[in-house]
RNA sequence: AAUUCGCCCUUAGAGUUUGAUCCUGGCUCAGGACGAACGCUGGCGGCGUGCUUAACACAUGCAAGUCGAACGAAGCCCCGGGUGCUUGCACCUGGGUGACAGAGUGGCGGACGGGUGAGUAACGCGUGAGCAACCUGCCCAUAAGUGGGGGACAACAGCUGGAAACGGCUGCUAAUACCGCAUAAGACCACACUGCUGCAUGGCAGAGGGGUCAAAGAUUUAUCGCUUAUGGAUGGGCUCGCGUCCCAUUAGGUAGUUGGCAGGAUAACAGCCUACCAAGCCGACGAUGGGUAGCCGACCUGAGAAGGUGAUCGGCCACACUGGAACUGAGACACGGUCCAGACUCCUACGGGAGGCAGCAGUGGGGAAUAUUGGGCAAUGGGGGGAACCCUGACCCAGCAACGCCGCGUGAAGGAAGAAGGUCUUCGGAUUGUAAACUUCUGAUCUGUGGAAAAAAGAAAGUGAUGGUACCACAGGAGCAAGCCACGGCUAACUACGUGCCAGCAGCCGCGGUAAUACGUAGGUGGCGAGCGUUGUCCGGAAUGACUGGGCGUAAAGGGAGCGUAGGUGGUUUUUUAAGUGAAAUGUGAAAGACCGGGGCCCAACCCCGGAACUGCAUUUCAUACUGGAAGGCUAGAGUACAGGAGGGGUAAUUGGAAUUCCUAGUGUAGCGGUUAAAUGCGUAGAUAUUAGGAGGAACACCAGAGGCGAAGGCGGAUUACUGGACUGCAACUGACACUGAGGCUCGAAAGCGUGGGGAUCAAACAGGACUAGAUACCCUGGUAGUCCACGCCCUAAACGAUGAAUACUAAAUGUGGGUGGUAUCGACUCCAUCCGUAUUGAAGCAAACGCGAUAAGUAUUCCGCCUGGGGAGUACGGCCGCAAGGUUGAAACACAAAGGAAUUGACGGGGACCCGCACAAGCAGCGGAGCAUGUUGUUUAAUUCGAAGCAACGCGAAGAACCUUACCAAGACUUGACAUACAUGUGCAUAGUAUAGAGAUAUAUGAAGUGAUAGCAAUAUCACACAUGAACAGAUGGUGCAUGGUUGUCGUCAGCUCGUGUCGUGAGACGUUGGGUUAAGUCCCGCAACGAGCGCAACCCUUGUAUUUAGUUACCAGCAUUAAGAUGGGGACUCUAGAUAGACUGCCGUAGAUAAUACGGAGGAAGGUGGGGACGACGUCAAAUCAUCAUGCCUCUUACGUCUUGGGCUACAAACGUGCUACAAUGGCCGGCACAGAGAGAUGCGAAGCGGUAACGUGGAGCGAACCUCAAAAAACCGGUCUCAAUUCAGACUGUGGGCUGCAACCCGCCCACACGAAGCCGGAGUUGCUAGUAAUCGUGAAUCAGAAUGUCGCGGUGAAUGCGUUCCCGGGUCUUGUACUCACCGCCCGUCA
Repeated sequence: AAUUCGCCCUUAGAGUUUGAUCCUGGCUCAGGACGAACGCUGGCGGCGUGCUUAACACAUGCAAGUCGAACGAAGCCCCGGGUGCUUGCACCUGGGUGACAGAGUGGCGGACGGGUGAGUAACGCGUGAGCAACCUGCCCAUAAGUGGGGGACAACAGCUGGAAACGGCUGCUAAUACCGCAUAAGACCACACUGCUGCAUGGCAGAGGGGUCAAAGAUUUAUCGCUUAUGGAUGGGCUCGCGUCCCAUUAGGUAGUUGGCAGGAUAACAGCCUACCAAGCCGACGAUGGGUAGCCGACCUGAGAAGGUGAUCGGCCACACUGGAACUGAGACACGGUCCAGACUCCUACGGGAGGCAGCAGUGGGGAAUAUUGGGCAAUGGGGGGAACCCUGACCCAGCAACGCCGCGUGAAGGAAGAAGGUCUUCGGAUUGUAAACUUCUGAUCUGUGGAAAAAAGAAAGUGAUGGUACCACAGGAGCAAGCCACGGCUAACUACGUGCCAGCAGCCGCGGUAAUACGUAGGUGGCGAGCGUUGUCCGGAAUGACUGGGCGUAAAGGGAGCGUAGGUGGUUUUUUAAGUGAAAUGUGAAAGACCGGGGCCCAACCCCGGAACUGCAUUUCAUACUGGAAGGCUAGAGUACAGGAGGGGUAAUUGGAAUUCCUAGUGUAGCGGUUAAAUGCGUAGAUAUUAGGAGGAACACCAGAGGCGAAGGCGGAUUACUGGACUGCAACUGACACUGAGGCUCGAAAGCGUGGGGAUCAAACAGGACUAGAUACCCUGGUAGUCCACGCCCUAAACGAUGAAUACUAAAUGUGGGUGGUAUCGACUCCAUCCGUAUUGAAGCAAACGCGAUAAGUAUUCCGCCUGGGGAGUACGGCCGCAAGGUUGAAACACAAAGGAAUUGACGGGGACCCGCACAAGCAGCGGAGCAUGUUGUUUAAUUCGAAGCAACGCGAAGAACCUUACCAAGACUUGACAUACAUGUGCAUAGUAUAGAGAUAUAUGAAGUGAUAGCAAUAUCACACAUGAACAGAUGGUGCAUGGUUGUCGUCAGCUCGUGUCGUGAGACGUUGGGUUAAGUCCCGCAACGAGCGCAACCCUUGUAUUUAGUUACCAGCAUUAAGAUGGGGACUCUAGAUAGACUGCCGUAGAUAAUACGGAGGAAGGUGGGGACGACGUCAAAUCAUCAUGCCUCUUACGUCUUGGGCUACAAACGUGCUACAAUGGCCGGCACAGAGAGAUGCGAAGCGGUAACGUGGAGCGAACCUCAAAAAACCGGUCUCAAUUCAGACUGUGGGCUGCAACCCGCCCACACGAAGCCGGAGUUGCUAGUAAUCGUGAAUCAGAAUGUCGCGGUGAAUGCGUUCCCGGGUCUUGUACUCACCGCCCGUCA
């Protein structure tokens, strides 16, 4: 210190369903681990680990031998003798010896060690017990013994078979080989006796006689052996309790099976085996069957509980080519023994033989994948031997592999010109980056040289494979050593280029369709580092199978209901017991590992020592609160009895009236019926209607009620019979008899099925008629099964309260049904209390919310059923049930990242309520038909430039295309450029004009005038300008409005859009902003968990309408004077002009209203309720429009997509559309006469009078920079005349001729005039537009643009209506509410078929 207690500590989440939210729920990620593999990369060392697949097949070598001190005999050596002789060789013979020793007999060991995990779901393993039912070689202790004999068999020799392996016959021989005999007990066997004792059979001890059985020698004389007995130790055998995977779509299994008796076998128990007898035994507490698997200590993960695994190390088991069998032995049914069978391989003379790497290496094969045919017995251990010693692929070492863990290094310090290079850039710079270079050092690794271990100990000596290795010293030398992955979020780390829904990425969400932090590359950054990523597997996160620690009203999930078996659970009290439970002790829980404290290798990994722990099991003792067992009481649960009342509870029989239909008869006549409207149908053969009578079946109006009864399904006329249950009162009886309930049994709407009846109505199928694009539907006319009854099946429903049953507890309030008691009263329907039912509101609490709330979805307990993402699918297969239909039980493959619940904001609805708008309606005038103008589409074209596209593109950009414009086309030209800035070098000019060529741009020639400024005496320098060359750059109406700014349209001048604080809600959000009124208005008032505020509304601004005042020219003129004329004098009154001011505020009155806001009416007033008009457009929507007004990012072009020029085109023309003009005529056309405006414009201008011309126009030139002059005539109107209903005296297109104007120029392609020509058109289909008052309609007039060119546009005035009941409907909008599977928001979503 681990341990215990307390404190502390530990226990982490994230992404993804939605527009957003909360929840449910799945998927995915971050962590750790590995006997790994793959990709890229790779310096060193230590310690480990290394066929997970084919228990597939194996060449070759080795892995089990040893003992001569058990034995005989060869061989070798030594000694002696003999023979042949080549005198030192061969042969024969005797003896000896061992530093030897092949083969053989014999002993011990080959049952250990080593390998593998095929089989095995088992007493195989783990753990704890037992054997009074057993064995144990070698070893230890004790006691005793080791006497005396015998006969063989190998070897060997001879003969002989066979190719070989291997034998056969005859003969000889030894032993610690084999066999009798002797001796012998306390050993064994049977008999009978005594004592003690145990958990049963039994066991132990003692004495008695009887029977059976031993031995081996060797030797160096120390010893080593041998035999018997007892005990020990070690190792084994057997038995038992408990534990040990999945499937019930495996429910029944079993004949030696279960037991008994007898015998046999075994070391031993036992059906282990045999005979006989009995009929048992196992099983929902999962037998049997099937699948899978060696088990454990431990290892990985985890906070733990637990889940997964069973490599290396250790224990047990099983196996040894496959299957079977025994022999030997202490031990095997034996990996390197035997026999048999089989498959395979090899040899063969074809007759027959040999073999077994799951020992160590190694080979082939399989596979994603796993090493050397190495060294040594030096150590540890094993076998044999007395020992020396021999053997040992056990083992110790080395080799290979980043396969894992651990350690070290690839340099350190200084070093800013912040180098070069790279990358980015806003071009300033930033970053890489003290990084490098450079300077000074160091020496781990490396190289060389020299030295050099421990490992060897428990007497001494000897012995080192590793290995000349680790290590040490010296020297050399920064020299040889960094990669991999990632950088959208999760998740640390960002830019550029390329690509353009391609190529590709991806663990999930998801990136990529021209500005990709997501692909590829680069720079940079982050992470880890001799490794880094990927893949696979396991645990974790996952409380996502929930014991710890989940749920079931709507998300998945309560059985359709009851009765009840097993099981589970169970009121109160006493005694007892001690099974559960608690405590203590003892035994065990192997070692290793993990943990703690130390120690040894330089540290660590690794190793060693000690401790604690091993949560378990067993035994003993103690405790007795609780649970259980036993015994006995109790009455509160439950039940019975008694007394009552309520009820569509059930079954059967009988019976009633109303109605429908049908039949008969009467009356009666033309229709009936049916529908939105019709038709089919019925009816003159008399229907419908009506009256009377009859038949038949089914259902029971009113009462009748979210009222009653039942377990549920369900039950409704009345009466009777039989019958079940509940409730109340009382407290007599029993005394826990209870609750729940897997299987099981019973009931179970409708439809359906079988048999037999019945059949009025209604009515699947079917027929006809309609509706419709179709209509196998909705509607109508008919109509069969069926609907009804009896009997028998079926067994399912949104069988729902989507809510299992039972018990107890926990605020209130209000109804209602059935009882009982009390109080007051003459009298309780009424008041009070209480029990049982049923319903609404609601506190606490619960809940994701909705909601539930004593009838719980609250607080607790008991039991049962069920759920575990969506789809596939309640499907398939199998089983069971059914006559069938079908029911019940009930998967997987595959593919998705969601599916879902509740609530929120919007949007939408052929939902609701309220309101508004020329939205409809009521009107007026149109458009759509004609001709023309203009725009667009389409077509055409060299080009017909481009844009705009429902409303909100289409007389739009364009307030004006003959050239220009112009962006398009053709042709011809230019290239620092038509335009801008600045530099370098050179020159000093450029230019006007003229001529020539050309379509012109332009080119060439000529060229008057001019050739600058400042400083300096000058040379010259600087500046300015111009040209040439060069290099920066210019330029683009090229692309992207989906990269943008700015501007604009639209909803919409609609009344809305928000915020702060606060409150409510877990939250998205809500309230405020809703409600009652009111308004043009979120305008105002009142109320209110809101109180305030902002952007919008309104007002402030302009204009118009009235008045006053000031001023009085160019405007005005009442009075005075004077005139043709406000022309003049004059006037300042009027009009007008333009400054100021006033005025209008629901201010006043009345009525209504709430004493309000406000509305209506009135007075006064020029004007009355925002007086009329304008400007002004909230938050936002439409990726709305515009890159061609302009600006601008990026991309693209650069002798062209730029620039210049001429000509052409934008003006085309089968056709279609939009917007306009003119008309179709008499409210008119034409002719004549005559009157009244406003607002504008004018100097490159407006242009008068006069004159000419039919006219356009020309001429003319007064006046006027304009309240002065001019344009300028206003027109409709009015008056008079004419035309008389006609394609005309309407209408004016088209065309011809002749003119005029502008302009370099009217051919393509302008406008105007005159004369002539005189088309369509006689009021316009479906449809559709504008307008509510000085408006529509109608009439003229001006301006911008502009040389010229309006029917367009923007203004101005003149004349001047009709209608508005009203909000049902169409369109658009606002507010509230409701439903929703929509939120890209109904042009949504989505289903089926086909491709």